[in-house]
This is a predicted complex of two RNAs, RNase P RNA and transfer RNA, with 452 nucleotides together. It holds a member of the Rfam family "Bacterial RNase P class A". It is annotated as a ribozyme. Its family is annotated with dimeric ribonuclease P complex, tRNA processing and ribonuclease P activity in the Gene Ontology. Model confidence (mean pLDDT): 76 of 100.

RNA sequence: UUACAAACCCGAGCUAUCGUGUCCCGCUUUCAGCGGGAGAAGGAAAGUCCGGACAGCGCAGAGCAACCCACCGGUUAAACGCCGGCAUCCCGCCGAAAGGCGGGAAAGAGAAAGUGCCACAGAAAAUAACUACCAUGCCUUUGGCGUGGAAAAGGUGAAAAUGUGAGGUAAAAGCUCACGGUCUUCCGCAGUAAUGCGGAACACGGGUAAACCUUGGGUGCUGUAAUGCCACGUAUAGGAUCGUUUAAGGGCGGCUCGCCCGAGAUCCCGCGGUAACGCGGGACACGGUCCAGGGUAGGCAGCAAGAUCACGUCAGUAAUGACGGGGCCAGAUAAAUGAUAGUUUAGAAACAGAAUCCGGCUUAUGAGGUUUGUAGCUUU
RNA sequence: GCCGACGUAGCUCAGGGGUAGAGUACUUCCUUGGUAAGGAAGGGGUCACGGGUUCAAUUCCCGUCGUUGGCU
Numbered sequence: 001u002u003a004c005a006a007a008c009c010c011g012a013g014c015u016a017u018c019g020u021g022u023c024c025c026g027c028u029u030u031c032a033g034c035g036g037g038a039g040a041a042g043g044a045a046a047g048u049c050c051g052g053a054c055a056g057c058g059c060a061g062a063g064c065a066a067c068c069c070a071c072c073g074g075u076u077a078a079a080c081g082c083c084g085g086c087a088u089c090c091c092g093c094c095g096a097a098a099g100g101c102g103g104g105a106a107a108g109a110g111a112a113a114g115u116g117c118c119a120c121a122g123a124a125a126a127u128a129a130c131u132a133c134c135a136u137g138c139c140u141u142u143g144g145c146g147u148g149g150a151a152a153a154g155g156u157g158a159a160a161a162u163g164u165g166a167g168g169u170a171a172a173a174g175c176u177c178a179c180g181g182u183c184u185u186c187c188g189c190a191g192u193a194a195u196g197c198g199g200a201a202c203a204c205g206g207g208u209a210a211a212c213c214u215u216g217g218g219u220g221c222u223g224u225a226a227u228g229c230c231a232c233g234u235a236u237a238g239g240a241u242c243g244u245u246u247a248a249g250g251g252c253g254g255c256u257c258g259c260c261c262g263a264g265a266u267c268c269c270g271c272g273g274u275a276a277c278g279c280g281g282g283a284c285a286c287g288g289u290c291c292a293g294g295g296u297a298g299g300c301a302g303c304a305a306g307a308u309c310a311c312g313u314c315a316g317u318a319a320u321g322a323c324g325g326g327g328c329c330a331g332a333u334a335a336a337u338g339a340u341a342g343u344u345u346a347g348a349a350a351c352a353g354a355a356u357c358c359g360g361c362u363u364a365u366g367a368g369g370u371u372u373g374u375a376g377c378u379u380u
Numbered sequence: 381g382c383c384g385a386c387g388u389a390g391c392u393c394a395g396g397g398g399u400a401g402a403g404u405a406c407u408u409c410c411u412u413g414g415u416a417a418g419g420a421a422g423g424g425g426u427c428a429c430g431g432g433u434u435c436a437a438u439u440c441c442c443g444u445c446g447u448u449g450g451c452u
Base pairs, nucleotide, nucleotide: 001376002375003374004373005372006371007370008369009368010366012344013343014342015341016340017339018338020040022038023037024036025035026034027033028032042351046362047361049360050359051358052357053356054223055222056221057220061257062256063255064254066219067218068217069216070215071085072084073083074082075081086108088105089104090103091102092101093100094099109214110213114212115211116208117207118206130154131153133149134148135147136146137145138144139143162180163179164178165177166176167175181204182203184201185200186199187198188197189196190195227301228300229299230298238291239290240289241288242287243286244285249261250260251259252258264284266283267282268281269280270279271278272277308327309326311324312323313322314321315320381451382450383449384448385447386446387445390404391403392402393401398435406422407421408420409419410418428444429443430442431441432440
């Protein structure tokens, strides 16, 4: 210096003209108009993938189901986010090797509780005997058939029953021993912990839990069109049906239990009864469900000062937090935030448009800048 | 604003861990004087895309893109 990869920063400022909607001030001919001023999208406003704030559902119980999470510590309002660490795996470099250094990974509890599955090939895919080996019985022979032993040899496969050596045996085998490997438990040391190092004992159980499942932990639902209030209008109209206290019906969040709420101790008639009262019918009232119909189509709050923004200091490896002084930064309801020209800068193009608000994640994206790594070229 | 489902051949759809199929369309041949119908044979697939789990992924998990439905 060029290319590639990764991470981070920026996502324009100013002037002029025209235009949009919000708020404030002034004037007028006041259901409106005119003039002036202030401020007017984003780093992702997006996807709605996580987590909250706020609001309502009875300030709401028990069990089950369903769903989510899964190494340790920290951070935060909270989180499946972020930061730091541990283990495992992958890549690169150094090294004869052991190993060391650097970078990366959302999937990191349990396969030694149980069930299922493991195509093709192979004897066998988990209760391993096909060939070959050994022992033994029978039969008509060098051979055949049967019973038993045995995982050391063969090849298949993604995967074949702990590796090497010695002993041992009829042949063999962790059957035994030595040195290793893995797993579980215990002890000691280091560490907050995960874990690491060292020692001892027991064991040798193939893989798969992003198969069912088990263990541990957690989760209520609906979303600002939530929700609260004001104003205006209307039919103290109608029909059907169920019920009025052992109640119709409703609620406890998906289900069950248990619990809670819930409208007449009304009047009249008939029958029974000494009575209290019971049964049947009717009337009106009240409550639920459905039908048909009438009316409204407005406003205010929520809703813009907040887990707020930028700066500085301090604490911390970091994420982040504390303190200090300072700033106020869109708020619509058919719904605004735009266009053109010039100029500044190393550059002004791209992706894209707020609708309750925040913290993250993911995705889309342009010119340029900074840092790191790799490779090439040039110069010293 | 909120919540689901789907994406497989040109088209419509099966397949839910073990070599991707059906109907229809297309191509060639037979049949016919010729066409249609019928018969025979054949071609055609980034299983939307990317990553992961697994010996093995269209299928299971995560993310993205697109299509579509419901509630309000």